[in-house]
The part of an RNA shown here (small-subunit ribosomal RNA, central domain) has 348 nucleotides and comes from Roseovarius salincola. Taxonomically the source falls in Roseovarius (Bacteria, Pseudomonadota, Alphaproteobacteria, Roseobacteraceae).
Context: one part of a larger RNA
């Protein structure tokens, strides 16, 4: 290079847009790049292969064929698949009419609950634990009524239920704004798929600046346990957690499963439409999510099984013992922390 893989053995880039590229629907026509057959040139000699023969054998060396799978040219065919003119609609998208949603970004609002303040009742414990204590408290706590402040979070509804590419989104209400699914006929007429680099988005935690701080709490403090307890348990408490703008770019970013499209047994939920029939909430029946079982098939087994790890076909990503090591060194990014990219010696 041929070949083998990627759910869990090594291996799907976190997730989308999209540049080159590669691949790509039906259909007549035409041209002949690529393809395919015939002719021609050409492809030194040696060499390799066959046959013969010379050196007493071999090596080796001569003769002669065959090869030299390659080029270049002519002639012809046109099935493919490039190309050029046309035609189509079963792929995409546009129109119009319905819905469903915790999709997104602003702004406004509502109650419970913790915590602090003020005031009232009211007296000696209260908190905590396995037991304590460290802590709070006669300067009146804890309990328990009002009244205020002030931050975050939204109980039940709540569901293998929604919605978004993905991380992720839950209290209501308004504004703005993406996407999707069903219905319809009209219109475009292949406009599609993937996607090296590239650009955007990207939980937590960190960073910077400047708000803001109830509640929790890394780091710290004490107080238990302990042989020690730099821990588990308890009381305190600082960054952070919350917003605004920048950064970081990282996850068991998972379904540990790339993305599109075709086909390929049912049977049961559930969530958004349609359509018929009627008992007006059923019944069949179709689209489209989202699940539970299960055939054939796959699979090392687990399992998987129309949402396939079943049969294909196309593009991309990645794998090649274990350990050194996702490390060193060099780029490139970052304010830093650090990310990417990414060896080898040496060792089993």
């Nucleotide at each position: 290079c041929u070949g083998g893989g990627c759910g869990u053995a090594a291996a799907g880039c976190g997730c989308a847009c999209g540049u080159a590229g590669g691949c790509g629907g039906a259909u007549u026509g035409g041209a002949a790049a690529g393809u395919u057959g015939g002719g021609g040139g050409u492809g030194a000699a040696a060499u390799c292969c066959c046959a013969g023969g010379g050196c007493u054998c071999a090596a080796c060396c001569c003769u002669g064929g065959a090869a030299c799978u390659g080029c270049c040219u002519c002639c012809a065919a046109a099935a493919c698949u490039a190309c050029c003119a046309g035609u189509c609609u079963a792929g995409a998208g546009u129109u119009c009419g319905a819905g469903a949603g915790a999709g997104g970004u602003g702004a406004g609002u509502g109650g419970a609950a913790u915590u602090c303040c003020g005031a009232g009742u009211g007296u000696a414990g209260a908190g905590g634990u396995g037991a304590a204590a460290u802590u709070c408290g006669u300067a009146g706590a804890u309990a328990u009524u009002c009244g205020g402040a002030g931050g975050a979070a939204c109980a039940c509804c709540a569901g293998u239920g929604g919605c978004g590419a993905a991380g992720g989104c839950g209290g209501c209400u308004c504004a703005c704004u993406g996407g999707c699914u069903c219905g319809a006929u009209a219109c475009u007429g292949a406009c599609g798929c993937u996607g090296a680099g590239g650009u955007g988005c990207g939980a937590a935690a960190g960073u910077g600046u400047g708000g803001g701080g109830a509640g929790c709490a890394a780091a710290c403090a004490g107080g238990a346990u302990u042989a020690g307890a730099u821990a588990c348990c308890c009381u305190g408490g600082u960054a952070g957690u919350c917003c605004a703008c920048a950064c970081c770019g990282u996850a068991a970013a998972c379904g540990a499963u790339g993305a599109a499209u075709g086909c390929c047994a049912g049977u049961c939920g559930u969530c958004g439409g349609g359509u018929a029939g009627c008992a007006u909430g059923c019944u069949a029946u179709u689209c489209g999510g989202u699940g539970a079982c299960a055939c054939a098939c796959c699979u090392a087994a687990c399992g998987g099984a129309u949402u396939a790890a079943g049969c294909a076909u196309u593009c991309c990503g990645c794998c090649u013992g274990g350990g050194g090591a996702g490390u060193a060194c060099g780029g490139u990014c970052g304010c830093a922390a650090g990310a990417u990219u990414a060896a080898a010696a040496c060792u089993c």
Rfam family: Bacterial small subunit ribosomal RNA. Gene Ontology terms of the family: structural constituent of ribosome and ribosome.
The prediction has a mean pLDDT of 89.